[in-house]
Context: one part of a larger RNA
RNA sequence: GAACGAACGCUGGCGGCGUGGAUAAGACAUGCAAGUCGAACGGAAAACAAUUUGCUGGUAACAGCAGAUUGUUUUUAGUGGCGUACGGGUGAGUAACACGUAGGUAUCUGCCGGAAAGUGGGGGAUAGCUCGCCGAAAGGCGAAUUAAUACCGCAUGUGGAGGCAACUUCAAAGCUGGGCGGCAACGUCUGGCGCUUUCCGAUGAGCCUGCGGCCCAUCAGCUUGUUGGCGGGGUAAAGGCCCACCAAGGCUACGACGGGUAGCUGGUCUGAGAGGACAACCAGCCACACUGGAACUGAGACACGGUCCAGACACCUACGGGUGGCAGCAGUCGAGAAUCUUUCACAAUGGGGGAAACCCUGAUGAAGCGACGCCGCGUGGAGGAUGAAGGCCCUAGGGUCGUAAACUCCUGUCACCGCAGAACAAGGGCACAGGCGCUCAUACCGCCUGUGUUUGAUAGUAUGCGGAGAGGAAGGAACGGCUAACUCUGUGCCAGCAGCCGCGGUGAUACAGAGGUUCCAAGCGUUGUUC
Numbered sequence: 001g002a003a004c005g006a007a008c009g010c011u012g013g014c015g016g017c018g019u020g021g022a023u024a025a026g027a028c029a030u031g032c033a034a035g036u037c038g039a040a041c042g043g044a045a046a047a048c049a050a051u052u053u054g055c056u057g058g059u060a061a062c063a064g065c066a067g068a069u070u071g072u073u074u075u076u077a078g079u080g081g082c083g084u085a086c087g088g089g090u091g092a093g094u095a096a097c098a099c100g101u102a103g104g105u106a107u108c109u110g111c112c113g114g115a116a117a118g119u120g121g122g123g124g125a126u127a128g129c130u131c132g133c134c135g136a137a138a139g140g141c142g143a144a145u146u147a148a149u150a151c152c153g154c155a156u157g158u159g160g161a162g163g164c165a166a167c168u169u170c171a172a173a174g175c176u177g178g179g180c181g182g183c184a185a186c187g188u189c190u191g192g193c194g195c196u197u198u199c200c201g202a203u204g205a206g207c208c209u210g211c212g213g214c215c216c217a218u219c220a221g222c223u224u225g226u227u228g229g230c231g232g233g234g235u236a237a238a239g240g241c242c243c244a245c246c247a248a249g250g251c252u253a254c255g256a257c258g259g260g261u262a263g264c265u266g267g268u269c270u271g272a273g274a275g276g277a278c279a280a281c282c283a284g285c286c287a288c289a290c291u292g293g294a295a296c297u298g299a300g301a302c303a304c305g306g307u308c309c310a311g312a313c314a315c316c317u318a319c320g321g322g323u324g325g326c327a328g329c330a331g332u333c334g335a336g337a338a339u340c341u342u343u344c345a346c347a348a349u350g351g352g353g354g355a356a357a358c359c360c361u362g363a364u365g366a367a368g369c370g371a372c373g374c375c376g377c378g379u380g381g382a383g384g385a386u387g388a389a390g391g392c393c394c395u396a397g398g399g400u401c402g403u404a405a406a407c408u409c410c411u412g413u414c415a416c417c418g419c420a421g422a423a424c425a426a427g428g429g430c431a432c433a434g435g436c437g438c439u440c441a442u443a444c445c446g447c448c449u450g451u452g453u454u455u456g457a458u459a460g461u462a463u464g465c466g467g468a469g470a471g472g473a474a475g476g477a478a479c480g481g482c483u484a485a486c487u488c489u490g491u492g493c494c495a496g497c498a499g500c501c502g503c504g505g506u507g508a509u510a511c512a513g514a515g516g517u518u519c520c521a522a523g524c525g526u527u528g529u530u531c
Base pairs, nucleotide, nucleotide: 001531002530003529004528006527007526008525009524010523013377014376015375016374017373018372019370020369026333027332028331030330031329032328035082036081037080040079041078043076044075045074046073047072048071049070050069051068052067053066054065055064056063057062089288090287091286099212100211101210102209103208104207105206107205108204112201113200114199115198116197117196118195119194120154122152123151130143131142132141133140134139159170160169161168162167174193175192176191177190178189179188180187181186214260215259216258221251222250223249226248227247228246229245231243232242233241263285264284265283266282267278268277269276270275290311291310292309293308294307313324314323315322316321341367343366344365345364349363350361351360352359353358380410381409382408383407390401391400392399393398414472416467417466418465419464420463428454429453430452431451432450433449434448435447436446437445475520476519477518478517479516480501481500482499486515487514488513489512490511496503497502
């Protein structure tokens, strides 16, 4: 000199863009952060319509009430499907194939794309609902009964697996739109979404290897599943990964083993570079989710907002027993020099579910707070000398603050007031028209085009125009040398200063105050850390 996720002191006008728990991976009140599908399923409830029964009123038409059946629509606890393994957080552990880079293969891959074949015929249950019982609660037990794209046999076998071959073995599920016939049940034609088997792709993942990147030798020897083989088990998959047997190997001064420290990288800071230091924000990978252990489900987890066991802690309790996990977003306490709102919205981008409408989304988009950083702007401009008053200094003549002020003439950025007022919106839905595909079809469905209609949290914000008025907006540090900038007063080795040299004991440019000056400026200094 440069830099910082900074802190502290004094000061503080506006805006834009960034950034903000570095310490206790300490403990957490409260709310939200993962749901969705009724076009998989049986129920339940509600509304409307039609038909019908009864009662009441009425001569009747009809009206009201109650019930039944059918249809349509809406809501939905439960079964079922997909998702919850993504997204979001943190850096504890880890010196390791964890990461980076370059290769490899003995493997798997839901949803997605391409291709081929199939989707036949049966069965038994179980939630829910109802009834009964236990429990303070959390929750549980029994009986009866019911559905499915839930579950299980049978058939078929394009194809896959095993096998030299013969041969053996392995599947499936329906839902929905439209046309025609029929009173209906149903039959038939056709479309969409699914389901099953197989192959290929894409994407993602698993595993293996070479090389690379910390400190200590005041750590010198380490190792028995250890090193290798044979045979097995296990896995999606190679392998001492695991096991039985056999051999006695394997690593090490090119640093094994041990100890300390640490997430790794793209990068960031500095430096002319070489190098050194660091790993906040953003991005890739890894690891973790109160602590330790384990598996289940699943394409994928050994699973942050799942399960089980043990432990610590906390809460509820009828004392028998239960419940919980913010290193998600806000927020609280604690420790600390120190780090924000218990905000708005799904309008956009993206994700999950759904045929879709749509629903969910503390991801995300925005706003709020903090001079924490960078950048921009302003706090006025021009004229103005009897060089006013006042302060300070003085050799008492004067000098200086100083064109500075007053005063005159202007300007109008920002802030303030008024009026107008965005971009981010593309889509998607619905209606109509046209074309193409599918099809027996002018139907349905899909695609494209056009017209109309509709969607904004930020936001009455940005921005524009107008109005008023110099009005509301400057401080901090330093002034002995290094180092730009000097005098007076007070103090008297005292009080104090100080980065180094050093100042202060009666004329202190070094302490304290004042005037003046210098340097930066909405900041200026100090401290800490790195180069």
Notes: Small-subunit ribosomal RNA, 5' domain from an uncultured organism, 531 nucleotides, folded computationally. It matches the Rfam family "Bacterial small subunit ribosomal RNA". The coordinates come from a structure-prediction model, not an experiment, and the mean pLDDT is 86.